Context: one part of a larger RNA
RNA sequence: UGACGGGGACCCGCACAAGCAGAGGAACAUGGGGUUUAAUUCGAAGCUACGCGAAGAACCUUACCGAGGCUUGACAUCCUAGGAAGUCUAUGGAAACUAAGACGUGCCUUCGGGAACCUAGUGACAGAUGCUGCAUGGCCGUCGUCAGCUCGUGUCGUGAGAUGUUGGGUUAAGUCCCGCAACGAGCGCAACCCUUGUCGUUAGUUAUAUUUUCUAACGAGACUGCCCGGGUUAACCGGGAGGAAGGUGAGGAUGACGUCUGGUCAGCAUGGCUCUUACGCCUCGGGCUACACCCGUGUUACAAUGGCCACUACAACGCGCUGCCAAACCGUAAGGUGGAGCAAAUCGCAUCAAAAGUGGUCCCAGUUCGGAUUGAGGGCUGAAAUUCGCCCUCAUGAAGUUGGAUUUGCUAGUAAUGGCAGGUCAGCCAUACUGCCGUGAAUACGUUCCCGGGUCUUGUACA
Numbered sequence: 001u002g003a004c005g006g007g008g009a010c011c012c013g014c015a016c017a018a019g020c021a022g023a024g025g026a027a028c029a030u031g032g033g034g035u036u037u038a039a040u041u042c043g044a045a046g047c048u049a050c051g052c053g054a055a056g057a058a059c060c061u062u063a064c065c066g067a068g069g070c071u072u073g074a075c076a077u078c079c080u081a082g083g084a085a086g087u088c089u090a091u092g093g094a095a096a097c098u099a100a101g102a103c104g105u106g107c108c109u110u111c112g113g114g115a116a117c118c119u120a121g122u123g124a125c126a127g128a129u130g131c132u133g134c135a136u137g138g139c140c141g142u143c144g145u146c147a148g149c150u151c152g153u154g155u156c157g158u159g160a161g162a163u164g165u166u167g168g169g170u171u172a173a174g175u176c177c178c179g180c181a182a183c184g185a186g187c188g189c190a191a192c193c194c195u196u197g198u199c200g201u202u203a204g205u206u207a208u209a210u211u212u213u214c215u216a217a218c219g220a221g222a223c224u225g226c227c228c229g230g231g232u233u234a235a236c237c238g239g240g241a242g243g244a245a246g247g248u249g250a251g252g253a254u255g256a257c258g259u260c261u262g263g264u265c266a267g268c269a270u271g272g273c274u275c276u277u278a279c280g281c282c283u284c285g286g287g288c289u290a291c292a293c294c295c296g297u298g299u300u301a302c303a304a305u306g307g308c309c310a311c312u313a314c315a316a317c318g319c320g321c322u323g324c325c326a327a328a329c330c331g332u333a334a335g336g337u338g339g340a341g342c343a344a345a346u347c348g349c350a351u352c353a354a355a356a357g358u359g360g361u362c363c364c365a366g367u368u369c370g371g372a373u374u375g376a377g378g379g380c381u382g383a384a385a386u387u388c389g390c391c392c393u394c395a396u397g398a399a400g401u402u403g404g405a406u407u408u409g410c411u412a413g414u415a416a417u418g419g420c421a422g423g424u425c426a427g428c429c430a431u432a433c434u435g436c437c438g439u440g441a442a443u444a445c446g447u448u449c450c451c452g453g454g455u456c457u458u459g460u461a462c463a
Stems, first nucleotide, its partner, number of pairs: 001463002003460003007457007015447002019410005026300008034291002042053002064286007073125001077124002079121005086103004092097001107114002127275002130273003136269002138264003141260001143258001148187006154163003167178003193252004198220007223246001226240005302403001306362006318349003323342002328337003369400001374395007416439007
């Protein structure tokens, strides 16, 4: 000087408390451990692994396993020889690949040849999701959006270092004020950026009625500016006026010096090491989907603030040409036929919603709750749904009557709850993820305690 303390003082945070909804019990979905397996590819491991990489595992993906094959190679550059490329028939084969035959002779040209492309050969080389994240770059997580981390000069100290950055106030903040052997400065904080809430001006494809709404461009508006009180005449704090909005208006993006020898050599790049008729490459099939069990994250429930039936109202974000797909018709339905419109404020997904509302029924029961599981019949995508897809109809109707110890999230348009859209994508195991809008709470006395953090101080056999 740090680090640590079941030392002290002060302060903060959904950290506790006060509340609301959950998890932990059930079934299922999904990820992980374990076990099994020819293989169940690999990575991630307290917080910071476990609906994580994976924004889509039937083939492909795919890295794993089995079998069948190739060896200058699936891919790149160079050399030699031949041939345009290529198309068709066709043998063997599960395919990869491979006997054989026929057709074809293009483009540029200085007529030597050349540019693509194919075959064969030679070697330089290719190739490796093989190892090392403890050799690395880049990127990311985390402490933490916590308020800190430093430097120049000066001064003090033999020195390591100190001072500044401590102190008195104050703030969300090393924010600001005052004081001070310090005076200044940098990276952080804040502001500048985006979205949203109010108003104005301008423009308007579309909708339609020219207003309004809406869309999008510019601007205004909030600065403790004004008033009162407190405070050291300060910073600032409390209250008030006006205002759509008030003291950071709300949300986002933005993450200092560093820590975890944190994560990633499997996104990519890359040093070193290793393989080179194989640890490389191609193909088919299988596996990643196994199942005594254990854990995480979720979905659906256990019902009457509910289930079912009928009627009826109100969104926003988005997406669409190998696409979105209207009307009409067929089918109980999934879906099919059909073909209008739309590269979309115009048409469609989508009458765009559901919860909500109105009326009816059920009468507390393992039920008209709950829907797992299983049987039968169908539909769709796709060469192909057996391992291993989704959907519909009928039947079947399991566990489950609110969950031990313990534990999670959330302070307002938040929690809770209801639906909608998108990415990935042929299809989909999405109950996931990323957004959007509808309905819309309760509680916070307080900081003793648990957890994490900041400042000062103290002790130390620690560095």
Small-subunit ribosomal RNA, 3' major domain from a bacterium, 463 nucleotides, folded computationally. Its mean pLDDT, the model's own confidence on a scale to 100, is 83. Rfam family: Bacterial small subunit ribosomal RNA.